[in-house]
Context: one part of a larger RNA
Molecule: large-subunit ribosomal RNA, domain IV
Organism: Oligoflexus tunisiensis
RNA sequence: GCUGGGCCAAGGAACUCGGCAAAUUGAUACCGUAACUUCGGGAUAAGGUAUGCCGGCAGUGUGUAAGGCCUCGCGCCCCAAGCAUGCGCCGGUCGCAGAGAAGAGGGAGAAGCGACUGUUUAACAAAAACACAGCACUCUGCAAAAUCGUAAGAUGACGUAUAGGGUGUGACGCCUGCCCGGUGCUGGAAGGUUAAAAGGAGGGGUUAGCGCAAGCAAAGCUCCGAAUUGAAGCCCCAGUAAACGGCGGCCGUAACUAUAACGGUCCUAAGGUAGCGAAAUUCCUUGUCGGGUAAGUUCCGACCUGCACGAAUGGCGUAACGACUUCUCCGCUGUCUCGGCCCAGUGCUCA
Numbered sequence: 001g002c003u004g005g006g007c008c009a010a011g012g013a014a015c016u017c018g019g020c021a022a023a024u025u026g027a028u029a030c031c032g033u034a035a036c037u038u039c040g041g042g043a044u045a046a047g048g049u050a051u052g053c054c055g056g057c058a059g060u061g062u063g064u065a066a067g068g069c070c071u072c073g074c075g076c077c078c079c080a081a082g083c084a085u086g087c088g089c090c091g092g093u094c095g096c097a098g099a100g101a102a103g104a105g106g107g108a109g110a111a112g113c114g115a116c117u118g119u120u121u122a123a124c125a126a127a128a129a130c131a132c133a134g135c136a137c138u139c140u141g142c143a144a145a146a147u148c149g150u151a152a153g154a155u156g157a158c159g160u161a162u163a164g165g166g167u168g169u170g171a172c173g174c175c176u177g178c179c180c181g182g183u184g185c186u187g188g189a190a191g192g193u194u195a196a197a198a199g200g201a202g203g204g205g206u207u208a209g210c211g212c213a214a215g216c217a218a219a220g221c222u223c224c225g226a227a228u229u230g231a232a233g234c235c236c237c238a239g240u241a242a243a244c245g246g247c248g249g250c251c252g253u254a255a256c257u258a259u260a261a262c263g264g265u266c267c268u269a270a271g272g273u274a275g276c277g278a279a280a281u282u283c284c285u286u287g288u289c290g291g292g293u294a295a296g297u298u299c300c301g302a303c304c305u306g307c308a309c310g311a312a313u314g315g316c317g318u319a320a321c322g323a324c325u326u327c328u329c330c331g332c333u334g335u336c337u338c339g340g341c342c343c344a345g346u347g348c349u350c351a
Base pairs, nucleotide, nucleotide: 001346002345003344004343005342006341007340008339010337011336014335019332027051028050029049030048031047036041038171052093053092054091055090056089057088059085060084061083062082067077068076069075070073094098106330107329108328109327110326111325112324113322114321118130119129134169135168136167137166138165139164140163146155147154148153172317173316174315175314177247178246179245182244183243184240185239186238187237188236191235192234193233197229198228202224203223204222205221206220209216210215248266249265250264251263252262275309276306287303288302289301290300291299
């Protein structure tokens, strides 16, 4: 010096990204206990008092004598005494200290996220991620849909729509607006397009024959092959957003100013409703105002100019819960001012 541990004057978070670490608290009984709340909770809330030993007493258990009762028994009832207990009460007493050592919640306020208990990156992440009950949509009528398998067959299920599969959302409360133009899905079938196949107009090769030749050319064999017929699909017509998704711009206007309830115009499938909003979302930004501090880029409450919130890719609230994240306060402390001492182990130096 390092590792582990013990103690510390005064101060008490000044440390630090951050009270990380440490310290505080801690048992039992009694008193007492707020906001809020889904009336269960919150709650061991918070905050306080007591606790040893000695003596006495109440009380309690057992139960003898006496007494009482009868069914006359090894009976029952009531019980001085004795014995046991004594958590309660009174008195006394010792120490700095009585839950005398060990073991044994620090607490409170506010906000975000997630309702909750759970689950997870075995070996850097435990969370706000996943799951979850609940909600919704959708498929499936049973040889079900879906899944595994070439198949047989199996799961689903020895279940039957209050069932089973898939997808999304995620307790609960209040709610969940507008758009079907695109994509998807569902339905429709008139027309357009369209495969194999059918069809076979026509054409080519070959050559009996014909022709002086050039060449023509039947049948057969063979190779191409137009029209025409021809399903689903697509085009097309509708429906559907808790399907994938989307949810505007410019200009003007009120008797101070400012602003614009109002008007005009362009575009769109429709132009963002309720609620929330510098937010886990705000670039400008440490926005502005208020609160807290002597001083606050964080925090809380507002404002709304939302670069670029917004309604089951759910919106906004919410008691309880959380080894979650952020802010504040009390207590407490070697985190610090600022170090010191001690113990054990190890390192180093010397012998």